About this RNA: This is a predicted structure of a 1183-nucleotide part of an RNA (large-subunit ribosomal RNA, half B) from a Candidatus Nanoarchaeia archaeon. The coordinates come from a structure-prediction model, not an experiment, and the mean pLDDT is 82. The RNAcentral record of the full RNA draws on ENA. Rfam family: Archaeal large subunit ribosomal RNA. The family has 91 seed sequences and 2,955 matches in Rfam 15.1. Lineage of the source: Archaea > Nanobdellati > Nanobdellota > Candidatus Nanoarchaeia.

Context: one part of a larger RNA
RNA sequence: ACCAACUUAGGGAAUUCGGCAAUUUAGCCCCGUGUCUUCGGUAUAAGGGGUCCCUGCGCUUGUUGCUUUAUGCUGCGAGUACAGGGUGCAAUUACAAGGGAGGCCCGACUGUUUAAUAAAAACGUAGCCGUCUGCUAGCCAGUAAUGGUUUGUAUAGGCGGUGAUGCCUGCCCAGUGCUAGUACUUCAAACUUCCUUUCAAGGGGGCCAAGAGCUAGUAAACGGCGGGAAUAACUAUAAUUCUCUUAAGGUAGCGAAAUGCCUUGUCGUUUGAUUGACGACCUGCAUGAAUGGCAUAACGAGCCCUCCUCUGUCCCAAGUUGGAGUCCCCUGAACACACCCUUCUGGUGCAAAGGCCAGAGAUUCCUAGUGGGAAGCGAAGACCCCGUUGAACUUUACUGUAGCUUGUUGUUGUAGUGUGAGUUGCUCUGUGCAGAAUAGGUAGCAGUCGCUAAGACUUAAACGCCAGUUUAGGUAUAGACAAAAAGUGAGAUACUACCCAAAGCGAUUUACAUUACUCACUUACAUAAGUUGUGAGGACAGCAGCUGGCAGACAGUUUGGCUGGGGCGGCACCCCGUUGAAAAGAUAUCAAUGGGGCCCGAAGGUAAGCUCAAGAGGUUUAGAAAUCCUCUGUAGAGUGCAAGAGCAUAAGCUUGCCUGACUGGAUUCUUAAGAGUAUAGAAUUCAGGAACGAAAGUUUGGUCUAGCGAACCCCUGUGUCCUCUUUGAUGGGGGCCAGGGCUGACAGAAAAGCUAUCACGGGGAUAAUUGAGUCGUAGCGCCUAAGAGCUCAAAUCGACGGCGCUGCUUGCUACUUCGAUGUCGGCUCUUCCUAUCCUGGGCGUGCAGAAGCGCCCAAGGGUGAAGGUGUUCACUUAUUAAAAGGAAUCGUGAGCUGGGUUAAGUACGUCGUGAGACAGUACGUAUGAUAUCUACUAGGAAUGUUCAAUGUCUAACAGGAAGGAUCCUCUAGUACGAAAGGAACGGGGAAUCGGUGCCACUGGUGAUCGGUUAUCUGACAAGGUAGGCCGAGCAGCUACGCACUAAGGGAUAAGUGCUGAAAGCAUCUAAGCACGAAACCCGCCUGGAAAAGAGACACAGAACACCCGUUAUAAGACGGGUUUAAUGGGAACGGGAUGUAAGGACUAAGGUAACGAGGUCUUCAGUCUGCGUUUUCCAACAG
Repeated sequence: ACCAACUUAGGGAAUUCGGCAAUUUAGCCCCGUGUCUUCGGUAUAAGGGGUCCCUGCGCUUGUUGCUUUAUGCUGCGAGUACAGGGUGCAAUUACAAGGGAGGCCCGACUGUUUAAUAAAAACGUAGCCGUCUGCUAGCCAGUAAUGGUUUGUAUAGGCGGUGAUGCCUGCCCAGUGCUAGUACUUCAAACUUCCUUUCAAGGGGGCCAAGAGCUAGUAAACGGCGGGAAUAACUAUAAUUCUCUUAAGGUAGCGAAAUGCCUUGUCGUUUGAUUGACGACCUGCAUGAAUGGCAUAACGAGCCCUCCUCUGUCCCAAGUUGGAGUCCCCUGAACACACCCUUCUGGUGCAAAGGCCAGAGAUUCCUAGUGGGAAGCGAAGACCCCGUUGAACUUUACUGUAGCUUGUUGUUGUAGUGUGAGUUGCUCUGUGCAGAAUAGGUAGCAGUCGCUAAGACUUAAACGCCAGUUUAGGUAUAGACAAAAAGUGAGAUACUACCCAAAGCGAUUUACAUUACUCACUUACAUAAGUUGUGAGGACAGCAGCUGGCAGACAGUUUGGCUGGGGCGGCACCCCGUUGAAAAGAUAUCAAUGGGGCCCGAAGGUAAGCUCAAGAGGUUUAGAAAUCCUCUGUAGAGUGCAAGAGCAUAAGCUUGCCUGACUGGAUUCUUAAGAGUAUAGAAUUCAGGAACGAAAGUUUGGUCUAGCGAACCCCUGUGUCCUCUUUGAUGGGGGCCAGGGCUGACAGAAAAGCUAUCACGGGGAUAAUUGAGUCGUAGCGCCUAAGAGCUCAAAUCGACGGCGCUGCUUGCUACUUCGAUGUCGGCUCUUCCUAUCCUGGGCGUGCAGAAGCGCCCAAGGGUGAAGGUGUUCACUUAUUAAAAGGAAUCGUGAGCUGGGUUAAGUACGUCGUGAGACAGUACGUAUGAUAUCUACUAGGAAUGUUCAAUGUCUAACAGGAAGGAUCCUCUAGUACGAAAGGAACGGGGAAUCGGUGCCACUGGUGAUCGGUUAUCUGACAAGGUAGGCCGAGCAGCUACGCACUAAGGGAUAAGUGCUGAAAGCAUCUAAGCACGAAACCCGCCUGGAAAAGAGACACAGAACACCCGUUAUAAGACGGGUUUAAUGGGAACGGGAUGUAAGGACUAAGGUAACGAGGUCUUCAGUCUGCGUUUUCCAACAG
């Protein structure tokens, strides 16, 4: 020094992020009690007074006993009032036991929560709102059976939001949800139909559910709630107007807020001073109404601010107690540990070395400490990046699955009605023109029918093209109709058969809708337990198959690369030109500069012809430029598009004819230097067949270099080439060949986020901190001198420019460190630098003095206290001689703190659909360890130093600041100055900061003594316990107390001079000489013979052990003593502290007495004593 406690004078929060911690307060009785209020409370508000002992007495009351009755007496209590007496510093005396008040924020409250870092503003809550649900409910669990809610029933249950109460809760339905509707569109399976198929499979159509589209509603559903101009008689502002626009444009309220960036907004209050708080303002980055808005009494281990009280939080520390430590004995781990270990400074080095280089230092060892270093130990960094590594979570990522829902089939039966469809029977209808006339078609045939009425008439009905046809009934009657002829595509409803289209009736099948039934099935109850009965439902539901929709409820995955870290941005990811590129070739950068992802049936091929741009001259409209003529004209034009190369013999311009913008093969080159390849492109050439040209010839697109794409899969074409389909097929499938459909991350996965709840593997290949390099930026200088300074560049200031230095700022780089170098600020403590803030010495001045300004020398010393803020910084207040700037891993966390930053919780604003995010804000949130080496601070031991020992010294060297600065006064109201003002040299004094020492005084602490509370030892006395409390306090230790804390000398700096040349002068300098500062060296203090060059002098006994030490002390050491002794203990005496013991006597308010707190005397007593003196009783014996 530490841990746990105690006490501290004066001040009283100055400490600090913050009164953290520790004080203060405290019980009971009485008095008294503001504000606010939901009238309950706040409230123990606040603030006062009392509280003990003794004596007497009154009253109330419980109960025993007594006499027997009374408001009785007596005993034992419980409570209470009054009077008197008394003690102490202090009477809830100890223990126990609220500090108080005011103002905001948040949450209404009691409650709950991250067992082990978050107790909160988070969760919950009553209340409010929405929504689902009529019970075989809804919701939940489960594969199901079944179970919960519930043996509940809408005043109930589930889910969601908000969060007491009060006043309120605006606008928006465009988006996303949810609900409802839906003529129509779309729409699966089944069904139906067509095609195809031997049958299937397959394809097309029809019908068509839910869903979607569509139409509405719904915001206490998810959510959202603008911009620009102009305008009032100072200015400013804008009630007002205009305009764009939206689904609607933020209403009430609140507002620099838990929300405001700028920001420490502005104003006021609070303070000496306020980044704070409170009250306002409103310019709301980015407030706002049940994602609730605003108020709000009470409540809160919540957050913030202020005041009073109080204090060791602090100024500024001190003392005491206990423990631990230190020392001895016993026992006895863990972590860690390459090697050698002997350090410092500078350098070097992967840029921060005990080990390398240089220099210095260093005899060896032990002990206790401190914590500077070992980029110390602990943990294969949690930040960052990477990984074709994970995981939690989200969603309108991708792909699926439960679940819900839809249709259909089965389980699944009966009957009716309606509508539709199919089949079948009967009846019936069928008008082009011509034609007797309303000819359905085809075939057969020459007859058929008829009194059971064919035809006619009549009545009625149906159809109808209005001409008629058909059916039924009635009347009279026996023939009527065909064939043949005319006309017609077809000839008779003469007859028969089949068929077409439409209609009616009947039968049957089927679909849909609906009604009813009961027998499947479901269910309630009863029950004799039976395949039961009764009731309710009922072919529905349920279950099963198939099927469409919805579907982060769940699952599996994906979520690119480059990159002066990553992200954001960009594309430097495919291709082309130029520069870079360093004259072969090749060559990088998120280097520079530009382009491409086309276009063109002519802008292509060929043949022929022509010459451009520009200029000059001329010419009606006509101008600088229109068309025309002449001349000059190497390209200054043009060439589809970038740039470069090329081009006049033209590749440019015009015209004719064409399609070579052909087919098949080969070689070479580029893509791809120097290995190889896909793909694509280019060049050359052969064959076939063409175009143009008289021909030679040219032509395999565009003058050349960009204009692009694999496999799988699909489509198209071609050959009747290959193959399969039992045979055949001109069918179908597959293949070969060619072309097309795309991958721009362009040699080509099918693919979104978030993680601060995170994990693993790696990386200093790569960021955030230090260091290193650099120095744009920063800071500090210098040069030049336009100008300012009345005049005058240079007393002072100094533009535009130029040149440097430093390595403090900020960058850049990515060299060190990711098997970890603890990250801001403060506290503590030390050293260094100077570019000097003060103090010292000088020079200049636009220096009279005083006060300044600038510069030179100088680093000895000093450089402080507060306010708000986490702050560094900056700002402010009052002082001061001054309140300088830096460095030391932005010195210092194995030293402290932990306010900030930077984890897990939570809230606000903003962003995001969301998970979540924010160099935005706010509240909360863990700081390991026994020191091995080295270093340092101290204390010892040993050896050496030529015998050993003791004592006294010297002083090489080392350390120090041992002092620094201020104020007052005399000088002196002097010098100076017109005055106003106003010095100095030198002398004296004081206080302040620092240093060293001390304890007579003052103060603190403090054995000790006394008082006293509660309780125990039966009472007294005397004690114990609460390591009680209170008062006083010696020694010691201490500060807040006291003492001391110079001159002077030497050599110098800037500077001032003397003499004095070079340079006949001048000159402080060159030779020489003299002054000159807090800096340097002495002086002063301390250490210092281990100073290896190891010193000098003196002297003769010494050491250990033993007993001790308040002159010393952790262990060692040091000092004293050892019987010839006062070293320690004991005793006596003295001094000192406390304050008058016990016992006794007397007395005391009272009381009949007993009794009685207390007082006086005995008694400056008693008790204690780390001090002094005396005394050998005990121990220093024996060695």